[in-house]
RNA sequence: CGCGCGGGAGAGAGCAGGCCCGCCUGCCGCCGAAGGCGCAACCGGCCCCCGGAAACGCUCAGGCACCCAGGACCGCGCG
Numbered sequence: 001c002g003c004g005c006g007g008g009a010g011a012g013a014g015c016a017g018g019c020c021c022g023c024c025u026g027c028c029g030c031c032g033a034a035g036g037c038g039c040a041a042c043c044g045g046c047c048c049c050c051g052g053a054a055a056c057g058c059u060c061a062g063g064c065a066c067c068c069a070g071g072a073c074c075g076c077g078c079g
Base pairs, nucleotide, nucleotide: 001079002078003077004076005075006074007073012028014027015026016025017024018023019022029064030063031062035060036058037057038056042052043051044050045049
């Protein structure tokens, strides 16, 4: 680093329209833990410049009843 298993949060059952009745589109309101980005804590260096960079920040993407899916991170096993 990859694979498998287990655990795994947050946020409108919003309004309108279309209909193939299960979805889609638009509008506003929100979430933040795939990813992405940063003006960024922190760390490093040849040090007032440069590099790395978070679970911090931004919300582009993604997501917002249950279920399903996804899911940073943690544990175990294997390569």